Bacterial RNase P class A from Fodinibius halophilus, 365 nucleotides, folded computationally. Its Rfam family is "Bacterial RNase P class A". About the family: Ribonuclease P (RNase P) is a ubiquitous endoribonuclease, found in archaea, bacteria and eukarya as well as chloroplasts and mitochondria. Its best characterised activity is the generation of mature 5'-ends of tRNAs by cleaving the 5'-leader elements of precursor-tRNAs. The coordinates come from a structure-prediction model, not an experiment, and the mean pLDDT is 76.
RNA sequence: GAGGAUGGUCGGGCAAUCGCCCCGCACAUAAUUAUGUGCGGGGAGGAAAGUCCGAACACCAACGAGUACCGUGCUUCCUAACGGGAAGAUCCGGGUAACCGGUUAGCCAGUGCCACAGAAAAUAGACUACCCCGCUUUGUGCAGGGAAAAGGUGAAAAGGUGAGGUAAGAGCUCACCGCUCCGGUGGUAACAUUCGGAGGGCUCGGUAAACCUCACGGGGUGCAAGCUCACGCAGACCGUUGUGCUACUCGUCGCAAUACGGUCGGGUGGAGUGCUCGAGCCCCGAAGUAAUUCGGGGCCAGAUAAAUGAUUGCCACCUAACGUAAGUUAGGAGACAGAAUUCGGCUUACAGACUGUCCUCUCUU
Numbered sequence: 001g002a003g004g005a006u007g008g009u010c011g012g013g014c015a016a017u018c019g020c021c022c023c024g025c026a027c028a029u030a031a032u033u034a035u036g037u038g039c040g041g042g043g044a045g046g047a048a049a050g051u052c053c054g055a056a057c058a059c060c061a062a063c064g065a066g067u068a069c070c071g072u073g074c075u076u077c078c079u080a081a082c083g084g085g086a087a088g089a090u091c092c093g094g095g096u097a098a099c100c101g102g103u104u105a106g107c108c109a110g111u112g113c114c115a116c117a118g119a120a121a122a123u124a125g126a127c128u129a130c131c132c133c134g135c136u137u138u139g140u141g142c143a144g145g146g147a148a149a150a151g152g153u154g155a156a157a158a159g160g161u162g163a164g165g166u167a168a169g170a171g172c173u174c175a176c177c178g179c180u181c182c183g184g185u186g187g188u189a190a191c192a193u194u195c196g197g198a199g200g201g202c203u204c205g206g207u208a209a210a211c212c213u214c215a216c217g218g219g220g221u222g223c224a225a226g227c228u229c230a231c232g233c234a235g236a237c238c239g240u241u242g243u244g245c246u247a248c249u250c251g252u253c254g255c256a257a258u259a260c261g262g263u264c265g266g267g268u269g270g271a272g273u274g275c276u277c278g279a280g281c282c283c284c285g286a287a288g289u290a291a292u293u294c295g296g297g298g299c300c301a302g303a304u305a306a307a308u309g310a311u312u313g314c315c316a317c318c319u320a321a322c323g324u325a326a327g328u329u330a331g332g333a334g335a336c337a338g339a340a341u342u343c344g345g346c347u348u349a350c351a352g353a354c355u356g357u358c359c360u361c362u363c364u365u
Stems, first nucleotide, its partner, number of pairs: 001361010012315007020043010045336001049347002052345005057222004062252006069218005074088005089104001091102004105213002110211002112207003127151002130146003134142002159177006179199005184193003226273004235264006243256003280299008317332006
């Protein structure tokens, strides 16, 4: 200098004028709570999106046990919790590498599935070859026995290499590996190990986002939850008593007859509250590999058919032209995108600008 990998920050700033919403103070009018004026303060994101998870809060009577159903599944730590985050471990794949992606309870508890090819696909075998013996048409066939070491098929076919042994062969035997178990060492652990020992059995595969088994956890509905006020109407019929009250069953216990469930019919569609101080956000310091924790300081939208905007000037930024350069002139304001009870995550979208660390190649010193 070029190319790549992986993080972080911003995503315009300041001022003035006018407009919209909220809060506080003062005054005026009307009358009991509204309108207007003035002053002061504040007003949409890193994802506000998706609605995929977890909760806070509210209501449904409470508690316990079991069943069903659902979720998660390597280790340690963080967190209110999570199917989340941080750091790590094993196996597989891509890349020269930095790094990226996936996977990880159990297949000897049981039941399934593995197309086609192949003799045979899991207590799964004899198609082509091999060996022994009998018969025989002497050309090679038939019948019986042995074996799974050679070859073929396939994603996968009864551990690998070498030697001995055998009728031919086989862990049949041996050596070195692989595998399993035990111990040592390192690590909190998952695991690792160029450490030691034992075993010729245990080598009869893969698949569980296949059914299933095991461990842990889980009630439902959701701010259109819920609470209150105003206005207004119209109830009728049927069913249930071991009845009804958070999926079902059982137990304890409490409440209800103005109960519970169903059919038909009537009225209302207004206002207030919930409503913004939250496991909240930002900065600094300490501890920690980090996620985070602790201490100190500062900050804070509440709309309701839905406010948070427009214009101007300067600065910064971008583009083009001119210029040796400093700079000058002209144009531009760009991405994804707008709070609706509130937080913690995940996922998706994103023009442009700045910046940290790491890898590879080339050149120079």